Predicted 3D model of a 72-nucleotide RNA (transfer RNA) from a Candidatus Aenigmatarchaeota archaeon. It matches the Rfam family "tRNA". The family's RNA type in Rfam is transfer RNA. The sequence was found in a public genome assembly. The coordinates come from a structure-prediction model, not an experiment, and the mean pLDDT is 81.
RNA sequence: GGGUUCGUAGUCUAGUGGUUAGGACGCCACCCUUACAAGGUGGAGACCGCAGUUCAAUUCUGCGCGGACCCA
Numbered sequence: 001g002g003g004u005u006c007g008u009a010g011u012c013u014a015g016u017g018g019u020u021a022g023g024a025c026g027c028c029a030c031c032c033u034u035a036c037a038a039g040g041u042g043g044a045g046a047c048c049g050c051a052g053u054u055c056a057a058u059u060c061u062g063c064g065c066g067g068a069c070c071c072a
Base pairs, nucleotide, nucleotide: 001071002070003069004068005067006066007065010025011024012023013022018055027043028042029041030040031039048064049063050062051061052060
């Protein structure tokens, strides 16, 4: 330098062109307990960036950034 692939809460991960982006762990509050743990209820928290296509983009396309792998 070229190619393939991936990028979603603090971490791991599901998801699909359209009705609130789902789950697990973690965090916060309350309940329970003499207390802690466990358990129950509730809550906050995310689509890498820019542009394009579209009535509508997290999803499709291009470029960029970052990670992994391969070739040179």